[in-house]
RNA sequence: AGAGUUUGAUCCUGGCUCAGAAUCAACGCUGGCGGCGUGCCUAACACAUGCAAGUCGAACGAGAAAGUGGGGGCAACUCCAUGAGUAAAGUGGCGACCGGGUGAGUAACACGUGACUAACCUACCCUGAAGUGGGGAAUAACCUUCCGAAAGGAGGGCUAAUACCGCAUAACCUCGUGAGGUGAGAUUCCUUGCGAGCAAAAGAGCAAUCUGCUUCUGGAGGGGGUCGCGGCUGAUUAGCUAGUUGGUGAGGUAACGGCUCACCAAGGCGAUGAUCAGUAUCCGGCCUGAGAGGGCGCACGGACACACUGGAACUGAAACACGGUCCAGACUCCUACGGGAGGCAGCAGUGGGGAAUUUUGCGCAAUGGGGGAAAGCCUGACCCAGCCACGCCGCGUGAGUGAUGAAGGCCUUCGGGUCGUAAAGCUCUGUGGGGAGGGACGAAAAAACGUGAGCUAAUAUCUCACGGACUGACGGUACCUCCUUAGCAAGCACCGGCUAACUCCGUGCCAGCAGCCGCGGUAAUACGGAGGGUGCAAACGUUGCUCGGAAUCAUUGGGCGUAAAGCGCACGUAGGCGGUCCAGCAAGUCGGGUGUGAAAGCCCUCGGCUUAACUGAGGAAGUGCAUUCGAAACUACUGGACUUGAAUACUGGAGAGGGUUGCGGAAUUCCCGGUGUAGAGGUGAAAUUCGUAGAUAUCGGGAGGAACACCAGUGGCGAAAGGCGGCAACCUGGACAGAUAUUGACGCUGAGGUGCGAAAGCGUGGGGAGCAAACAGGAUUAGAUACCCUGGUAGUCCACGCCGUAAACGGUGAGUGCUAGAUGUCGCGGGUAUUGACCCCUGCGGCGUCGCAGUUAACGCAUUAAGCACUCCGCCUGGGGAGUACGGCCGCAAGGCUAAAACUCAAAGGAAUUGACGGGGGCCCGCACAAGCGGUGGAGCAUGUGGUUCAAUUCGACGCAACGCGCAGAACCUUACCUGGGUUAAAUCCACCGGAAUCCUUAGGAGACUAGGGAGUGCUCGCAAGAGAGCCGGUGAGAAGGUGCUGCAUGGCUGUCGUCAGCUCGUGUCGUGAGAUGUUGGGUUAAGUCCCGCAACGAGCGCAACCCCUGUCGUUAGUUGCCAACAGGAAAGCUGGGCACUCUAACGAGACUGCCGACGUUAAGUCGGAGGAAGGUGGGGAUGACGUCAAGUCCUCAUGGCCCUUAUGCCCAGGGCUACACACGUGCUACAAUGGCCGGUACAAAGGGUUGCAAGCCCGCGAGGGUAAGCCAAUCUCAAAAAACCGGUCUCAGUUCAGAUUGGAGUCUGCAACUCGACUCCAUGAAGUCGGAAUCGCUAGUAAUCCCGGAUCAGCACGCCGGGGUGAAUACGUUCCCGGGCCUUGUACACACCGCCCGUCACACCAUGGGAGUCAGUUGCUCCAGAAAUCGGUGCGCUAACCGCAAGGAGGCAGCCGCUUAAGGAGUGACUGGUAACUGGGGUGAAGUCGUAACAAGGUAACC
Repeated sequence: AGAGUUUGAUCCUGGCUCAGAAUCAACGCUGGCGGCGUGCCUAACACAUGCAAGUCGAACGAGAAAGUGGGGGCAACUCCAUGAGUAAAGUGGCGACCGGGUGAGUAACACGUGACUAACCUACCCUGAAGUGGGGAAUAACCUUCCGAAAGGAGGGCUAAUACCGCAUAACCUCGUGAGGUGAGAUUCCUUGCGAGCAAAAGAGCAAUCUGCUUCUGGAGGGGGUCGCGGCUGAUUAGCUAGUUGGUGAGGUAACGGCUCACCAAGGCGAUGAUCAGUAUCCGGCCUGAGAGGGCGCACGGACACACUGGAACUGAAACACGGUCCAGACUCCUACGGGAGGCAGCAGUGGGGAAUUUUGCGCAAUGGGGGAAAGCCUGACCCAGCCACGCCGCGUGAGUGAUGAAGGCCUUCGGGUCGUAAAGCUCUGUGGGGAGGGACGAAAAAACGUGAGCUAAUAUCUCACGGACUGACGGUACCUCCUUAGCAAGCACCGGCUAACUCCGUGCCAGCAGCCGCGGUAAUACGGAGGGUGCAAACGUUGCUCGGAAUCAUUGGGCGUAAAGCGCACGUAGGCGGUCCAGCAAGUCGGGUGUGAAAGCCCUCGGCUUAACUGAGGAAGUGCAUUCGAAACUACUGGACUUGAAUACUGGAGAGGGUUGCGGAAUUCCCGGUGUAGAGGUGAAAUUCGUAGAUAUCGGGAGGAACACCAGUGGCGAAAGGCGGCAACCUGGACAGAUAUUGACGCUGAGGUGCGAAAGCGUGGGGAGCAAACAGGAUUAGAUACCCUGGUAGUCCACGCCGUAAACGGUGAGUGCUAGAUGUCGCGGGUAUUGACCCCUGCGGCGUCGCAGUUAACGCAUUAAGCACUCCGCCUGGGGAGUACGGCCGCAAGGCUAAAACUCAAAGGAAUUGACGGGGGCCCGCACAAGCGGUGGAGCAUGUGGUUCAAUUCGACGCAACGCGCAGAACCUUACCUGGGUUAAAUCCACCGGAAUCCUUAGGAGACUAGGGAGUGCUCGCAAGAGAGCCGGUGAGAAGGUGCUGCAUGGCUGUCGUCAGCUCGUGUCGUGAGAUGUUGGGUUAAGUCCCGCAACGAGCGCAACCCCUGUCGUUAGUUGCCAACAGGAAAGCUGGGCACUCUAACGAGACUGCCGACGUUAAGUCGGAGGAAGGUGGGGAUGACGUCAAGUCCUCAUGGCCCUUAUGCCCAGGGCUACACACGUGCUACAAUGGCCGGUACAAAGGGUUGCAAGCCCGCGAGGGUAAGCCAAUCUCAAAAAACCGGUCUCAGUUCAGAUUGGAGUCUGCAACUCGACUCCAUGAAGUCGGAAUCGCUAGUAAUCCCGGAUCAGCACGCCGGGGUGAAUACGUUCCCGGGCCUUGUACACACCGCCCGUCACACCAUGGGAGUCAGUUGCUCCAGAAAUCGGUGCGCUAACCGCAAGGAGGCAGCCGCUUAAGGAGUGACUGGUAACUGGGGUGAAGUCGUAACAAGGUAACC
């Protein structure tokens, strides 16, 4: 410090997620030791048991027992002493208000910080002053009587005090009243006068004296109160408040105060957020962060609050009191049922809750606290120990050496690699653990007591020194020494990317993983296991929460044209901000000082535990608050001045600026009349509609409403927006220009607020020509509640009143200043010039276009900024849910404004790029259309396919680009399929044995096969024994075999776009980038073919050419070919002869826009012409760029993986692939006269042939048979070419057309033609008379037509592949259909239009709104009731101290009454939450239904 994730890719916006740190943690797995810390975050839920606050006999009275010792007594028993002035209890004092716990409540002067208290208190302690005299009356304990189960209580009697009560004395105290002083301020403070009032307790000691007590002064420490400032959320809480705000008086308090009361006034708080609601102890600090911030408030420390819940007071210096009291309530316990007792949020501990948090430990040795004169006592504060890896820190589990790189595991390309110096082995060490021994620091005071010194009058007291000298829970622990053995001590997570770390097996969208992206559908580095690796390590992971990353709430440090985001617009209140100069002031600001900012913590330095964690000391810091001194630039404020901002006055012209009234013409419609006749109207085409009752058309007249053609213009006007358009008048606003003058900052913005605000809509009343929602009809359509048509009502218009929204858009808030220009236009002005008008130069104000710098993600903006700055306002913070629900406000309604959450997704989005696509555009091409010719689709048959059938009808191919395709040929074989039978290894290699091979044959069987018999030896070498090669059989070992699956694991091959003209690269340049440029443009071409231009310059694969065939000629050659001339021959190139010609087959020539003209840019080239056999690629073929279709093929072959192995292998027989209600493709033959039949006569090319082609002759009607010459083929043969031509016949008919089907008879091939061959003959003679919608081929030697040959093959051809013969028609042209190329445009597509995608309905699930209600909680108001208690009143009952001789009084108490008031009750509201029949929408869900709304002109442009 960043990274992953939206896309085909890119940049941006933007969310989600990760890596870090931290934790009072929990869970999973694992676990050696120690140190230091931490440990109920939940139920402030309930608690058994023990302990947690007592102490003082030097305040007081009283005072045991057991036991022990002694005595008496026979014994029971009793007495004395001791125990002991002890225990226990009581009076009294002090303490119990500290310490300890918890965080429920509390949004508050509760807390923090800083002030104030002239408005206060303070026990114990310190300082100082003064005093402590003399009396009195009780009462517990105790004794006794009684009640009660108990708790406890009542009566009577005795007694003490530092308990209680008078009296005396008394001030510097308190109160009242004067005077003076301090001070900003005094009834209050200080000084002082006068008057009145108020104290006390004793104890110890032989004593000195000490400790107490009373009153007062001052202090220290503690506390009460007040104020400034600071720190949560919600405005969908906007108004709150009657003791409320203030005053006067009184009461009350330690004290101010409505704190309380009476009276008076009507105030007080609030948008700088009152009130209400929700949440929450606050802080020092802790975590994180670079910081600013954000989060937190466990432990430690400070403060507050609370103590079962609620209320209340008492005591006291202090409490409204955790281990006190009273009352009420809930709960628990005891009970004799009458009554009682209790409060762990003290320490342990229990139950419960929960994911979750410890021992019913030791000790007062230390530190601290209470009581005490002290010893000592008490202390679950505290110090320690125990439990828990909960955290931090430290240590260990060994170190060195060791290669046969052992064994074993895993992987493997089978060679090896890796675990791995790892192990073993050898040499060492001894932390931790175990054993033994030693053994702490923490503890040295304080005191009693003694000695000495100092102080002193003092041998008191006090201080110091020495002695006294003891005291350890932890703990026999830390630590030290010795012994012991490498011996006893390593796991967890991860390994697709982020993110360090890879292979095998299993699994097969299953099981599972997952923080995000995403893995898994048979080759998973992502699941599970293993090996290996990586990371951390007594831990490691996971989960939760926090900060960070996140500049993702932006002060530091973001944005708002299109990504989320400028209010529709203005006016204006509060507020914020504000021109120039001078002076003052000092609030802000800046600097210095002072006080404070507790300790701990953080940071720095030094020190102590072996180190560290931990800890001791010192320092720094604490950015804050308060106060004081100073500065005066800036801001504020005060005063004065200025003119440039702003405004006013004057003159001038421009203008659809606003309002009111009137007028005008054109047009539509309607009415009347004329002319006139059959249609009009409307559409893509129609129909509804109008019209013979006279329409439409046309002429004249009239009515009425609305809107104002041309001018008219990115022209004008308007404060702005909405908006404004005939003409005139009236009323009226503003801007602009010019030149002076005036005021003197009067300004800008603007939360709330107010006004204006298109269209539609609403209300009332008018008006209504045209247009036109709704509606009706007609069309269209699968449907058509639409688009189109004919009608047509609201409405549109006017007046008045509402509504208040729009894609109200420049998607751009307002204002000011600054920052190159060019150009157009509107308004006004100046200059030059002119007779004048233009033109030209120039200033100001508007409206536009282009463009630099700059800016922007890009597009773009660019003086009318989206640039550079300042001021103010509004708004945004992922998509959906949703601008919705609820609540509130507004509205007559429609609805508007304000405005969430649950839930859900990992995206949603902007700009630009490359493609693809478009029922977008432009240019161009192709038998693409058109123009033609012939077909298919109808018939019969052949063939292939689907379907069906079957035991099987093997498998594959499925739009073009499957379907006479694989198959260039299924009777067996083929054959992969089925039925049945059989076999257990057929081929190859190696070893061994036997035999050569091979042939004949017997039996069983359908055959395979099984079981036999016989014949028979070759080749090479050879020493003649034998050996070897090859073949056959047997045995053995490895090894096979599979047309089984996956063409979506693959190679190879192939199809297709397409023989279309394209596809790319290097360097350079442009762009943030994807990419672009080049390759686009202007011409041209069949062509990215060539030329020109150009930030491109070159190059590659394609095109073309090079290759083959063919067309012309030449050369060479001349048999088997040829025959012009010569000769022979009956005839035949048959022979001699010849190689001229044809031909054959090798080499050459030829064609290149080369020549001429025109056009073109002088180019490329095009057109025409000449010559030429051929002319612009001469014709044909081969040749197929980058790529696309997961196209086809695992059944040609090869091949990974998987599967079968007495079978999914192999062999055999028979069957099937040939089935047949049907559908489709491709063909053949026809439907006839351009023909059929009969007879006759011609002319090819290219091929094949020894398992072959076969002449000729004979036989057969024929297929064919017999015989047989020739030929390994330019020689012989297949072989007849056919259409054609000549002649005859048929005469339009289901025929002398057509030939299916069927019967019969045959031929050939073959082991075998039944299933299931071809052909022949005789007979039979079906459909069919030119084919619906639709659809195919072909542009010249082509289509059409006619035969011939070949491959396959025993046989089988209408198919396929070739060959030649005859031989057309048409092309205006590119609008349309299809396909393609280039450029451009739009896009929400990128699996790319066979794309994407919307809504209803149906189903499932989820959360949520409404809902008759219902339940619960919180709370307001009104009322009832009213415990305890304070206060007030009363007090006839009771009554020790004082007064009084007494009676009695004073005073007190009980009781009673009243005010206040908790719980409780009733009523009525509000808020929150739960739940609910039913209901509303929303979200999510692999394949549901209906349509097709949007994205392309999305097929009616879309949207508000």

Small-subunit ribosomal RNA from an uncultured bacterium, 1504 nucleotides, folded computationally. Its Rfam family is "Bacterial small subunit ribosomal RNA". Its family is annotated with structural constituent of ribosome and ribosome in the Gene Ontology. The sequence is in RNAcentral, with records from ENA, Greengenes and SILVA. Its mean pLDDT, the model's own confidence on a scale to 100, is 82.